Large-subunit ribosomal RNA, domain I from a metagenome, 487 nucleotides, folded computationally. The prediction has a mean pLDDT of 83. Rfam family: Bacterial large subunit ribosomal RNA.

Context: one part of a larger RNA
RNA sequence: GGCGUACGGCGGAUGCCUAGGCUUUGAGAGGCGAUGAAGGACGUGAUAAGCUGCGAUAAGCUUCGGGGAGUGGCACAUACACAUUAUAUCCGAAGAUUUCCGAAUGGGGCAACCCGUUAGGUUGAAGGCCUAACACUGCGUAAGCAGAGCGAACGUGGGGAACUGAAACAUCUAAGUACCCAUAGGAAAAGAAAUCAAUUGAGAUUCCGUAAGUAGUGGCGAGCGAACGCGGAUUAGCCCUAAAGACUUUAUAAGGAUAGUAGAAUAACCUGGAAAGGUUAACCGUAGAGGGUGAUAGUCCCGUAAGCGAAAUUUUUAUAUAGUUGAUAACGAGUAAGGCGGAACACGAGAAAUUCUGUCCGAAUAUGGGAGGACCAUCUUCCAAGGCUAAAUACUCCUCAAAGACCGAUAGUGAACUAGUACUGUGAAGGAAAGGUGAAAAGCAUUUCGAAUAGAAAGUUGAAAUAGAACCUGAAACCGUACGCCU
Numbered sequence: 001g002g003c004g005u006a007c008g009g010c011g012g013a014u015g016c017c018u019a020g021g022c023u024u025u026g027a028g029a030g031g032c033g034a035u036g037a038a039g040g041a042c043g044u045g046a047u048a049a050g051c052u053g054c055g056a057u058a059a060g061c062u063u064c065g066g067g068g069a070g071u072g073g074c075a076c077a078u079a080c081a082c083a084u085u086a087u088a089u090c091c092g093a094a095g096a097u098u099u100c101c102g103a104a105u106g107g108g109g110c111a112a113c114c115c116g117u118u119a120g121g122u123u124g125a126a127g128g129c130c131u132a133a134c135a136c137u138g139c140g141u142a143a144g145c146a147g148a149g150c151g152a153a154c155g156u157g158g159g160g161a162a163c164u165g166a167a168a169c170a171u172c173u174a175a176g177u178a179c180c181c182a183u184a185g186g187a188a189a190a191g192a193a194a195u196c197a198a199u200u201g202a203g204a205u206u207c208c209g210u211a212a213g214u215a216g217u218g219g220c221g222a223g224c225g226a227a228c229g230c231g232g233a234u235u236a237g238c239c240c241u242a243a244a245g246a247c248u249u250u251a252u253a254a255g256g257a258u259a260g261u262a263g264a265a266u267a268a269c270c271u272g273g274a275a276a277g278g279u280u281a282a283c284c285g286u287a288g289a290g291g292g293u294g295a296u297a298g299u300c301c302c303g304u305a306a307g308c309g310a311a312a313u314u315u316u317u318a319u320a321u322a323g324u325u326g327a328u329a330a331c332g333a334g335u336a337a338g339g340c341g342g343a344a345c346a347c348g349a350g351a352a353a354u355u356c357u358g359u360c361c362g363a364a365u366a367u368g369g370g371a372g373g374a375c376c377a378u379c380u381u382c383c384a385a386g387g388c389u390a391a392a393u394a395c396u397c398c399u400c401a402a403a404g405a406c407c408g409a410u411a412g413u414g415a416a417c418u419a420g421u422a423c424u425g426u427g428a429a430g431g432a433a434a435g436g437u438g439a440a441a442a443g444c445a446u447u448u449c450g451a452a453u454a455g456a457a458a459g460u461u462g463a464a465a466u467a468g469a470a471c472c473u474g475a476a477a478c479c480g481u482a483c484g485c486c487u
Base pairs, nucleotide, nucleotide: 001486002485003484004483005482006481007480008479009478015472016436017435020407021406022404023403024402025401026400027399028398029396030395031150032149039101040100041099042055043054044053046078050074051073061095062094063093064092065091066090070082071081072080106115107114108113116134117133118132119131120130121129122128136147137146138145139144154185155183156182157181158180159179165172169219195202196201206233207232208231209230210229216224217223237388238387239386240332245325246324247323248322250320251319252318253317254316255315256314257313258312260308261307266281267280268279269278270277282299283298284288290302291301292300338360339359340358341357342356343355344354347373368383369382370381371380372379423430424429443471446458447457448456449455
């Protein structure tokens, strides 16, 4: 030095676990804000750095309900308190308080700061301090009312790319996508035929399936891509001589939500540290969902099934009630149509109908007009240039209930832990690592060695300490000690 055996160190894989995630379903809610939001700064505890809560009344104050023996958040210690049969803690509802910044709104400002005016108060007076009002825009004679900002996706409208594809690239595509702006609602938009159809007829809109990758369109390339009809979801119609509807107020009734209440039924022996395991014998079940308890519990605990319950606030439906809105008045002219230039239609100017309109023009008036894919006739069908309209549809920042051939700590959210934290960057922004003693702290009294609050040896607790806090299991790499063999 090598190999082997044994025992260790280091390391943190694996197994098991779950406090957190992910996805979906069913309900709910679909907004908050000048009565000052979202989000923050600074405070606030006996002690208090962080998180949580709260706001100078500051882990809280009041009232009304619930509840009933312990309690002062995470947070396990000490001290000091509160409560114990009903004003403790706690849970729910409604209030009070709610510093400063922030739309931020008296003026300013480098957010959480500075400085005012007017009126009132405090003082003998000044200064200081305290209270209230004082921004802008719209409407309104005024009094006053409204707006402003934030918010995950979904909606409508106004703007609007490029990479890319076409195996290059210019029309085209990507795509009216991403993105920006405006703005609304719980949905929005659309909507009651100047619609389709085809000689039979249908009868607003929206959404799904089909028709159909069809008809078409297209440097006829890449690609793009309908409609009629049929089958479903849901259905609802109305008004302009003043309505349908929507919203709101109040009352009544019946449900629901926000605390809760109550809830059946098992014992012995054996093993064991511990029984829920095993054996024997029982019981309940409208409850054998699930979780916990020292191993695997229908009958130990929390629950579960079926019931019951509200002082207060709130919500739905029905009926009644009153009001607001609808609202523009009165059937639609600078309109329809046309020329030029664009855009939307599956349709790239094409034979190009239809829709919108920047510009120039410009009818008819129901004895009239539009459409049926150039155009004309016949025929059919409808009545533009005014307005309202639920449902079926889209979405989920959020709440409740439930589920999973979803993950199980390099997974699952970036985040199971003080996580958008620590840290990095001037900044926009980027962005971690980090879970597990034990059933119970019973968390090792005491002694010895040692400089020791290091570490170790005894000892003690425990079923176990090679479970001792660097704590479940404890793989490999790597490093040792002892012994054997070989060199």